[in-house]
RNA sequence: AAAAUUCUUCAGGGCAGGGUGUAAUUCCCUACCGGUGGUAACAGUCCACGACUCUUGCAAAAAGCAAGACUGAUUAGGUGAAAAUCCUAUACCGACGGUCAUAGUCCGGAUGGAAGAAGAAUGAU
Numbered sequence: 001a002a003a004a005u006u007c008u009u010c011a012g013g014g015c016a017g018g019g020u021g022u023a024a025u026u027c028c029c030u031a032c033c034g035g036u037g038g039u040a041a042c043a044g045u046c047c048a049c050g051a052c053u054c055u056u057g058c059a060a061a062a063a064g065c066a067a068g069a070c071u072g073a074u075u076a077g078g079u080g081a082a083a084a085u086c087c088u089a090u091a092c093c094g095a096c097g098g099u100c101a102u103a104g105u106c107c108g109g110a111u112g113g114a115a116g117a118a119g120a121a122u123g124a125u
Stems, first nucleotide, its partner, number of pairs: 001125001004122007017029003031105002033094002035049004044092002053069006075089004096108003
């Protein structure tokens, strides 16, 4: 210096203003938000991953683990050696359950889980 193992901590943001209405942060106008790793250069929209939901297996069941399914969305111009990542313009997307009325933004599962990040210990070699 370092494969690997164990442990600890951390790990998601957002309806202000107005309209209609008995009722809406859910509809309409407008506003606002953007997890993780990668990528010749900074990404919600590229590539991949995670979260939600479902199925199957292990199990008597529960919890848990594993495998699988499901899994949204941008173009144009400019700069440059290099950018669907920057700049200008423009467009679009957003699980499930709940609700006096349809939710990316409210409430809930969730004081959960997790891609992963940082650190510590041991340490093959």
A computed fold for a 125-nucleotide RNA from Balneicella halophila, annotated as FMN riboswitch aptamer (RFN element). Taxonomically the source falls in Balneicella (Bacteria, Pseudomonadati, Bacteroidia, Bacteroidales). The coordinates come from a structure-prediction model, not an experiment, and the mean pLDDT is 83. The sequence was found by an Rfam model in a public genome assembly. The model forms 100% of the base pairs in the Rfam consensus.